[in-house]
Context: one part of a larger RNA
RNA sequence: GCCUGAACGCUGGCGGCGUGGCUAAGACAUGCAAGUCGCACGGACGUAGCAAUACAUCAGUGGCGGACGGGUGAGUAAUAUAUCGCUAACGUACCCCGGAGUUGGAGGAUAGCUGCCCGAAAGGGAAGGUAAUACCUGGUAAUACUACCAUGAUCUCGCAUGAGAGCUCAAAGCCGCAAGGCGCUCUGGGAGCAGGCGAUAUUCCUAUCAGCUAGUUGGUGAGGUAACGGCUCACCAAGGCGACGACGCGUAGCCGGACUGAGAGGUCGGCCGGCCACAUUGGGACUGAGACACUGCCCAGACUCCUACGGGGGGCUGCAGUAACGAAUCUUCCGCAAUGCACGAAAGUGUGACGGAGCGACGCCGCGUGUGGGACGAAGUCCUUCGGGAUGUAAACCACUGUCAGGGGAUAGAAAGUUCUGAUCAUACCCCAGAGGAAGAGACGGCUAACUCUGUGCCAGCAGCCGCGGUAAGACAGAGGUCCCGAGCGUUAGGC
Repeated sequence: GCCUGAACGCUGGCGGCGUGGCUAAGACAUGCAAGUCGCACGGACGUAGCAAUACAUCAGUGGCGGACGGGUGAGUAAUAUAUCGCUAACGUACCCCGGAGUUGGAGGAUAGCUGCCCGAAAGGGAAGGUAAUACCUGGUAAUACUACCAUGAUCUCGCAUGAGAGCUCAAAGCCGCAAGGCGCUCUGGGAGCAGGCGAUAUUCCUAUCAGCUAGUUGGUGAGGUAACGGCUCACCAAGGCGACGACGCGUAGCCGGACUGAGAGGUCGGCCGGCCACAUUGGGACUGAGACACUGCCCAGACUCCUACGGGGGGCUGCAGUAACGAAUCUUCCGCAAUGCACGAAAGUGUGACGGAGCGACGCCGCGUGUGGGACGAAGUCCUUCGGGAUGUAAACCACUGUCAGGGGAUAGAAAGUUCUGAUCAUACCCCAGAGGAAGAGACGGCUAACUCUGUGCCAGCAGCCGCGGUAAGACAGAGGUCCCGAGCGUUAGGC
């Protein structure tokens, strides 16, 4: 000098764009943050109607979604990350393209419902009875699956192609007057998304850590997985790693990037984007295409709440908010109008994602606090050699202007979809009033731009370094003046 997620002191007019719990991954009151579909299903209740029926709402069964989106950085020094490869060792719901099918059993249940019982509650029990795109079962089928054979290629296997054998599917659904549409099953391919493996690098500190290792290293066989593999197990062998730093200790999420620097390098990884990990602590599986699952389940621990003492409930590292901690960090706001996501045939519903507004000079940028004239120069104040000098065109005064803020009007755009849809923001433009509402902070001995007076008297104090202060202090304190920056200016902490 530049920089910061900053804090502190003094000061503070407006706007735009950003940004804001770095500490206790400590604890949390309250509200909201994941639902949706009546065109899968039986029903309940309501409205209209004499009724058939139509419409609306809804608990339940069923489907899809709740594995995304959002948060945090605890753990992790390598099961992570970055780059380049491999997977002939793999999976894939929704979406796209293609092939084939969509036929029987009014089969047996069950929630809702009805009446009853237990319980303080949470909730539970037996009985009756009902539906389905819920469940079960028969038939049919293959390029899929399983084992075998042949051919191609090959050192062999894997692999590809072909032949025969065995085994395994459906929702008879919904809407529509119909045409048709949406679905469903099996299967081939694609896209996108996952899983696994390898190499290289990151990979930081420490040798006052030198030896570490028994599922350990390898083999055979089996199990398990979507899949390879000590992943697991039985048996066999005795291996494997290490001064090119194993093992241990400490520290740490990694990257794109950020800051600084002429560069090389050094330091960092907040916001935004990618990957990983975690969800009160530890463990476990279930469901599912996908989880070992933040607002699912079970068990154990700590904490906490309710209780009729028998027993139950909870998990903000989502958005706000609370106390606590701390030098320190915001509203218990508005809206689904836009973008996106879930569901739905659609209308639409939901969405603290998101879009906005609010608070904070926390940062960057822009604008303003007036403009022109105005004295050999008022008053006040300061200095003085008492002559005068400085503040200073500064003020007053005169003439104007009208940004921002204020009041009123008008009108684009964000709306994609000629209509309609805006939470919020409000451009261009017009009118009104009136200099009015808007300047401070630090420094002035040298480094370093800027000087005098008074007070104090090694005191009180200053200070980044050198150093000032003991009676004439340009260094302390006050005042006048000056310098520098300016809605900021300084200080502290940290990086280069």
Background
The prediction has a mean pLDDT of 81. Predicted 3D model of a 496-nucleotide part of an RNA (small-subunit ribosomal RNA, 5' domain) from an uncultured Acidobacteriaceae bacterium.